[in-house]
Context: one part of a larger RNA
RNA sequence: AACGAACGCUGGCGGCAGGCUUAACACAUGCAAGUCGAACGCACUCUUCGGAGUGAGUGGCAGACGGGUGAGUAACACGUGGGAACCUACCCAAAGGUACGGAAUAACACAGGGAAACUUGUGCUAAUACCGUAUGUGCCCUUCGGGGGAAAGAUUUAUCGCCUUUGGAUGGGCCCGCGUCGGAUUAGCUAGUUGGUGGGGUAAUGGCCUACCAAGGCGACGAUCCGUAGCUGGUCUGAGAGGAUGAUCAGCCACACUGGGACUGAGACACGGCCCAGACUCCUACGGGAGGCAGCAGUGGGGAAUAUUGGACAAUGGGCGCAAGCCUGAUCCAGCCAUGCCGCGUGAGUGAUGAAGGCCUUAGGGUUGUAAAGCUCUUUCAGCUGGGAAGAUAAUGACGGUACCAGCAGAAGAAGCCCCGGCUAACUUCGUGCCAGCAGCCGCGGUAAUACGAAGGGGGCUAGCGUUGUUC
Numbered sequence: 001a002a003c004g005a006a007c008g009c010u011g012g013c014g015g016c017a018g019g020c021u022u023a024a025c026a027c028a029u030g031c032a033a034g035u036c037g038a039a040c041g042c043a044c045u046c047u048u049c050g051g052a053g054u055g056a057g058u059g060g061c062a063g064a065c066g067g068g069u070g071a072g073u074a075a076c077a078c079g080u081g082g083g084a085a086c087c088u089a090c091c092c093a094a095a096g097g098u099a100c101g102g103a104a105u106a107a108c109a110c111a112g113g114g115a116a117a118c119u120u121g122u123g124c125u126a127a128u129a130c131c132g133u134a135u136g137u138g139c140c141c142u143u144c145g146g147g148g149g150a151a152a153g154a155u156u157u158a159u160c161g162c163c164u165u166u167g168g169a170u171g172g173g174c175c176c177g178c179g180u181c182g183g184a185u186u187a188g189c190u191a192g193u194u195g196g197u198g199g200g201g202u203a204a205u206g207g208c209c210u211a212c213c214a215a216g217g218c219g220a221c222g223a224u225c226c227g228u229a230g231c232u233g234g235u236c237u238g239a240g241a242g243g244a245u246g247a248u249c250a251g252c253c254a255c256a257c258u259g260g261g262a263c264u265g266a267g268a269c270a271c272g273g274c275c276c277a278g279a280c281u282c283c284u285a286c287g288g289g290a291g292g293c294a295g296c297a298g299u300g301g302g303g304a305a306u307a308u309u310g311g312a313c314a315a316u317g318g319g320c321g322c323a324a325g326c327c328u329g330a331u332c333c334a335g336c337c338a339u340g341c342c343g344c345g346u347g348a349g350u351g352a353u354g355a356a357g358g359c360c361u362u363a364g365g366g367u368u369g370u371a372a373a374g375c376u377c378u379u380u381c382a383g384c385u386g387g388g389a390a391g392a393u394a395a396u397g398a399c400g401g402u403a404c405c406a407g408c409a410g411a412a413g414a415a416g417c418c419c420c421g422g423c424u425a426a427c428u429u430c431g432u433g434c435c436a437g438c439a440g441c442c443g444c445g446g447u448a449a450u451a452c453g454a455a456g457g458g459g460g461c462u463a464g465c466g467u468u469g470u471u472c
Stems, first nucleotide, its partner, number of pairs: 001471003005468005012344006018337002020302001025300003029297003034061003039058002042055005068255003078179006086172002091168008099133004108123006139148003153160002181227003188218003193215008230252004234245004257278005280291004308334001310333003316330001317328004347377004357368004381413001383408005391399001416461005421442003427456005437444002
């Protein structure tokens, strides 16, 4: 000097920021991801008979973003600079196409099973759901003969879609050089191991996987093992070099009760999806089921310690939708906390008989001290009354009757904490008597203690001041 701090004493206001560093401990409750009727059928409601709306379901897109956490990871994880064998929904540009058919199924109805979660059978039905044929400029494979392979319609008639191909943009996957903590009281490590060939697999390269062949590969320039740790931009300190650190904000990575697995999809091996196993919790009719806050609040626990079960989608952004709009604990705000930084106030002028009181005294006086009172003023902030925004581009403002402005009243409502032996700014009296106690170091205290306790006085900082902890 600094802090995501804590503790003690104290505490007026505002602005801006920050707020579980510990148990990646367990979680009651509510909310945090939906949307589309301009894809589709059904049921119901209203109707001015034009139509409008609601519900569950099929279907599409989105739930891979946004939000959280730092357990794991010493690694191409990250940073930086390169590379070739790749993918990319929505978006942009361009070229071409959008033809003809088919079979189902949920909803629904009926009949069952079950305590529930849920589920079975039969029958009916639609589609932008599913399947086939055609065409196919271009596209893919090819032994260059040939072979393969697409589509979906809707409407308010303006459009919105669908399919193929090419290019772009954006995002991502992969590979490599260099950099990246400690320990040698860890010296050898390695069999898919290192390389090759054939095959498989992937969007793609590759021992990524597999069969065979060869016997390699790494290591004192520290392999392997052990411990610790998310990395970076940055942050703190320092004249710098460096040291320490990685809260908030931003980029990347990893994780989502623990372990494993795949499905769907352009994209996941998926926080609020699925399956299996495990631990835990809950329901149960004991047969069987349900759950996952390291989302926002909140609870218990741990801890020296860290906030509201708040408001709004008004703005910004995101998802869906032609749109109207709906959703959004992202976000924007408000609440709590001196946790920090910054600003302001707690009054100003005058006032000597230097009042009273306190303290000291050599008893004369000195000091507190212009300090108070008194007199003359002012009204910041807080209070009361009235007006009242910008943020919104036509409408739409949670914040908020907020900021701000005007007026009113009255010095009125607003000062503490630490220290005073030296370092180190600041001294006397009383009490105590190696006791009680102080202390960062040196050291004070055993009867005249400027070092303990109190008082008076003084010094420092100030809505804070000290202490403790940590870093430089």